[in-house]
RNA sequence: AGGGCAGAUAGAGGCGCGAAGGCCAAGAGUAGCGGCGGCGAGCCGGGCAGCCACGACCCGCCGUGAAAGGGACCUCCGCCGAAACGGACCGGGCGCCCAGCCCGUACCGUUGGACUUGCAUCGAAGAGGUGCAAGGCUGUCACCGGUUCACCGGUGGAGCGCUAUCUCAAGG
Numbered sequence: 001a002g003g004g005c006a007g008a009u010a011g012a013g014g015c016g017c018g019a020a021g022g023c024c025a026a027g028a029g030u031a032g033c034g035g036c037g038g039c040g041a042g043c044c045g046g047g048c049a050g051c052c053a054c055g056a057c058c059c060g061c062c063g064u065g066a067a068a069g070g071g072a073c074c075u076c077c078g079c080c081g082a083a084a085c086g087g088a089c090c091g092g093g094c095g096c097c098c099a100g101c102c103c104g105u106a107c108c109g110u111u112g113g114a115c116u117u118g119c120a121u122c123g124a125a126g127a128g129g130u131g132c133a134a135g136g137c138u139g140u141c142a143c144c145g146g147u148u149c150a151c152c153g154g155u156g157g158a159g160c161g162c163u164a165u166c167u168c169a170a171g172g
Base pairs, nucleotide, nucleotide: 006167007166008165009164010163011162014080016079017078018077020075021074022073024071032064033063034062035061036060037059038058042051043050045098046097047096048095083111084110085109086108087107090104091103092102093101094100112138113137115135116134117133118132119131120130121129122128140157141156142155143154144153145152146151
């Protein structure tokens, strides 16, 4: 001086990810509640509890009449395994137990990112999310080819990646 391993710092991908607030539409003239009428014994996923012949459940009419999750836009914040999903453990919640559902911490696994299509599921939904499969697009690296470079094409991999800089040794 150069290289490798390891570590640290800073960055890039783009309808990029996520949170919060405001506002709007939809949810919906729905649920619920009240009145009238009808039916006539159960209602709730199962059990308990609770309600019910002072008529429950269910149906029709009239009146009143929401909300949540999800979505568009604006503002602001944290970010680039951003974040999302799945799993089982624990804790909390839905009147109690089981089932089922919701929330949270850590752990394990998958996914580079956005989009489109099909099927399934959640959902009021032709919105959106999730799972599986497929499709091309894009970023990155590797290999091969064209090529003076830039750049272009083909194939493939994955973020535990890629790019840039610093450190190999003492002192404070």
A computed fold for a 172-nucleotide RNA from a Bacillota bacterium, annotated as Lysine riboswitch aptamer.
Taxonomically the source falls in Bacillota (Bacteria, Bacillati).
Its Rfam family is "Lysine riboswitch aptamer". On this family, see Mandal et al., Cell 2003: "Riboswitches Control Fundamental Biochemical Pathways in Bacillus subtilis and Other Bacteria".